This is a predicted structure of a 71-nucleotide RNA (transfer RNA) from a Mycoplasmatota bacterium. Lineage of the source: Bacteria > Bacillati > Mycoplasmatota. It matches the Rfam family "tRNA". It is annotated as a transfer RNA. Rfam links the family to the GO term triplet codon-amino acid adaptor activity.
[in-house]
RNA sequence: UGCCUCGUAGCCAAGUGGUAAGGCAUCAGACUUUGACUCUGACAUCGCUAGUUCGAACCUAGCCGAGGCAG
Numbered sequence: 001u002g003c004c005u006c007g008u009a010g011c012c013a014a015g016u017g018g019u020a021a022g023g024c025a026u027c028a029g030a031c032u033u034u035g036a037c038u039c040u041g042a043c044a045u046c047g048c049u050a051g052u053u054c055g056a057a058c059c060u061a062g063c064c065g066a067g068g069c070a071g
Stems, first nucleotide, its partner, number of pairs: 001070007010024003018054001026042005047063005
C1' cells in the first nucleotide's frame, strides 16, 4: 500500500429493510431479624458522518478502530 473479516448496553451475544431478543453484571423495589436465594422493574444515538428508502442495526460511500492475508 492492496484485499478480506469484524465493530450492537459495563461484559458476552442474537437480530441481514418494519417498535433492538437473551444471559451475566449494576441500580431500585418486594420477600427475609440480617444476608444469600427467588421474584418484579430500570438500563442501547447498534463505531462516526453522509446517501438510498415511506421506513436503515441491516443496503451504498467515505472515515476511524481491531484482526487476518499478500507485497